The part of an RNA shown here (small-subunit ribosomal RNA, 3' major domain) has 476 nucleotides and comes from an uncultured bacterium. Its mean pLDDT, the model's own confidence on a scale to 100, is 81. RNAcentral holds the full RNA, with entries from ENA, Greengenes and SILVA.
[in-house]
Context: one part of a larger RNA
RNA sequence: UGACGGGGACCCGCACAAGCGGCGGAGCAUGUGGUUUAAUUCGAAGCAACGCGAAGAACCUUAUCCAUUCUCGACAUCCUUCUGUCCGGUAAUUAGUCGUACCUUCUCUUUGGAGCAGGAGUGACAGGUGGUGCAUGGUUGUGGUCAGCUCGUGUCGUGAGAUGUUGGGUUAAGUCCCGCAACGAGCGCAACCCUUAUCUUUUGUAGCCAGCGGUCCGGCCGGGCACUCUACAGAGACUGCCAGGGAUAACCUGGAGGAAGGCGGGGAGGACGUCAAAUCAUCAUGCCCCUUAUGAUUUGGGCUACACACGUGCUCCAAUGGCGUAAACAAAGGGAAGCGAGAGGGUGACGUGGAGCAAAUCCCAAAAACAACGUCCCAGUUCGGACUGCAGUCUGCAACCCGCCUACACGAAGUUGGAAUCGCUAGUAAUCGCGGAUCAGAAUGCCGCGGUGAAUACGUUCCCGGGUCUUGCACA
Numbered sequence: 001u002g003a004c005g006g007g008g009a010c011c012c013g014c015a016c017a018a019g020c021g022g023c024g025g026a027g028c029a030u031g032u033g034g035u036u037u038a039a040u041u042c043g044a045a046g047c048a049a050c051g052c053g054a055a056g057a058a059c060c061u062u063a064u065c066c067a068u069u070c071u072c073g074a075c076a077u078c079c080u081u082c083u084g085u086c087c088g089g090u091a092a093u094u095a096g097u098c099g100u101a102c103c104u105u106c107u108c109u110u111u112g113g114a115g116c117a118g119g120a121g122u123g124a125c126a127g128g129u130g131g132u133g134c135a136u137g138g139u140u141g142u143g144g145u146c147a148g149c150u151c152g153u154g155u156c157g158u159g160a161g162a163u164g165u166u167g168g169g170u171u172a173a174g175u176c177c178c179g180c181a182a183c184g185a186g187c188g189c190a191a192c193c194c195u196u197a198u199c200u201u202u203u204g205u206a207g208c209c210a211g212c213g214g215u216c217c218g219g220c221c222g223g224g225c226a227c228u229c230u231a232c233a234g235a236g237a238c239u240g241c242c243a244g245g246g247a248u249a250a251c252c253u254g255g256a257g258g259a260a261g262g263c264g265g266g267g268a269g270g271a272c273g274u275c276a277a278a279u280c281a282u283c284a285u286g287c288c289c290c291u292u293a294u295g296a297u298u299u300g301g302g303c304u305a306c307a308c309a310c311g312u313g314c315u316c317c318a319a320u321g322g323c324g325u326a327a328a329c330a331a332a333g334g335g336a337a338g339c340g341a342g343a344g345g346g347u348g349a350c351g352u353g354g355a356g357c358a359a360a361u362c363c364c365a366a367a368a369a370c371a372a373c374g375u376c377c378c379a380g381u382u383c384g385g386a387c388u389g390c391a392g393u394c395u396g397c398a399a400c401c402c403g404c405c406u407a408c409a410c411g412a413a414g415u416u417g418g419a420a421u422c423g424c425u426a427g428u429a430a431u432c433g434c435g436g437a438u439c440a441g442a443a444u445g446c447c448g449c450g451g452u453g454a455a456u457a458c459g460u461u462c463c464c465g466g467g468u469c470u471u472g473c474a475c476a
Stems, first nucleotide, its partner, number of pairs: 001476002004472002007470007015460002019424004026315008034306002042053002064301002067298001069296002073125001077124002079121007086113002095105001127290002130288003136284002138279003141275001148187006154163003167178003193267004198235003202231001204229001207225001212222003238261001241255005317417001321376005333364003338357002343352001345350001383414001388409002391406002394403001430452007
């Protein structure tokens, strides 16, 4: 000087407390361990591995296993040689058409050049998802969006070092003010960026009977940009104003005006360094290893196994509910080897057919909870839906291992979950649907979108983590 303390002081965080909902019980989905297996490819391992790499394993993917096949190789460059083709040039020849000739097309021969394709040969080489993340680059996690980490000059100290960065206030903040042997500066904080909340100008192929006319009653038509909206430009919030407190400061508390008030909400943005943290299987790469195999190819299997254990989820155990009927209100997206209306077929999954749409124009598209009416009457039930049987549908060469969906039948466990444990402070939790990426097909996962919409926070004694100062010190 650091690190550490079941030392002290101060402060913060869904850390506790106050609340709401879960996990731990059941069934299923998914990942992992274990076991099994010819193989169940590999990696990830407290927080920070375990719906993680994988934004999607029937074949492919695929790295694994059994069997088959290849050996300059599936892929790259070079060399030798052969064949074919092409291009350019020169001359000659043949045939046809027109013609006096020039000209056009095809075939053959010769010379030169070049690329492409194929075969053969040869070795240089290719190839490796083989090893080492403790040889590395790059990328990432983490503490932590925590408020810290440093430097120059000066000063102090023999020196390691100190000071600045400590102190008094204040802040989300090493944020700012004041003081001070310090004075300044840098990386961080904040701001600049995107989005959202209000208004205005401009834009009117979506919106409007707002005002006028028509109407097949559909903004459908004429017409119009007022409104909604669209997307470009601006305005707006700065403790700017007022009062009180405070050291007359920074700032704090309350108020006015305002769509919004003190960082308005959300995002992006992650300092110096830590964990020899993760990744040689994204990629790149040193060294080591394989080279008729640890490379390459194909069929089939496996990654989907199953006494069991754990993590993360979905659906539940019901009446704030289940079912039925008729009927409202979104946002954000996607669409050409695509989305596919209306119509009519089927109980249904779906199929026929194809209007329209490279889209504010058409389609996916039905929003669902909610509200209304009816029914059930507290039961293992009209709860719950696993499992199973049978018949089908779709995608795809192909659904046996091993896909999704539909109809009918079957109708398991489960009556609110021990110890323990998790998330969340507002348009949040909870709850309800919708979309997208990947993708032929295959989400309860992931990433987004909106609808409905709470409770509680006295407070910082305690648990956990962190920051500053100080103290002790068996550690460096």